[in-house]
RNA sequence: ACUGCGCCCCCGCCGAAUCCGUGUCGGUACACAAUACUGUCACGGAGCCGGGGACCCAUGGUUUCUGGGGUUAGUCAGCCUUGUGCUGUAGGGCAUCCCUUUUCCUGCCCGCACCCGUCAGCUAACCCGGUAGGCGGUCCGGAACAGGAGC
Numbered sequence: 001a002c003u004g005c006g007c008c009c010c011c012g013c014c015g016a017a018u019c020c021g022u023g024u025c026g027g028u029a030c031a032c033a034a035u036a037c038u039g040u041c042a043c044g045g046a047g048c049c050g051g052g053g054a055c056c057c058a059u060g061g062u063u064u065c066u067g068g069g070g071u072u073a074g075u076c077a078g079c080c081u082u083g084u085g086c087u088g089u090a091g092g093g094c095a096u097c098c099c100u101u102u103u104c105c106u107g108c109c110c111g112c113a114c115c116c117g118u119c120a121g122c123u124a125a126c127c128c129g130g131u132a133g134g135c136g137g138u139c140c141g142g143a144a145c146a147g148g149a150g151c
Stems, first nucleotide, its partner, number of pairs: 010137005018046006025039005047131006057121001067119001068116004076088004080083001091110005098148003102144004
């Protein structure tokens, strides 16, 4: 000097998955205590997200089956060589020299997975649950309107 691995901090992306407080047991600073910061665990609240649930309205389906339903962007169609298959597709995400919403063009991607358990349309009151996980960071795609919060 370069490379690899690990830890911490910061910035950013997908996503509802963020913020605050209380207590318990510790740790650090301090001679002790008080106080401050911080970690585990257990709870609570705010915000955000989802489900169940009337009249009215809507609707066809089920009853040992072609069951039905929910979260999510993640559905559906075709093809033949029937495979961890191929091609598309509804739909979704990212990229601009203050920030943000939106529009156009261009480019690059995703188009999974899981759950309920025979049962659920909408749905006021009311009831219940979740608040995870996964990635990127030295190079920048090109235009436009508006706003600095409103619709």
The prediction has a mean pLDDT of 78. A computed fold for a 151-nucleotide RNA from a Nocardioidaceae bacterium, annotated as c-di-AMP riboswitch aptamer (ydaO/yuaA leader). The source organism's lineage runs through Bacteria, Bacillati, Actinomycetota, Propionibacteriales and Nocardioidaceae.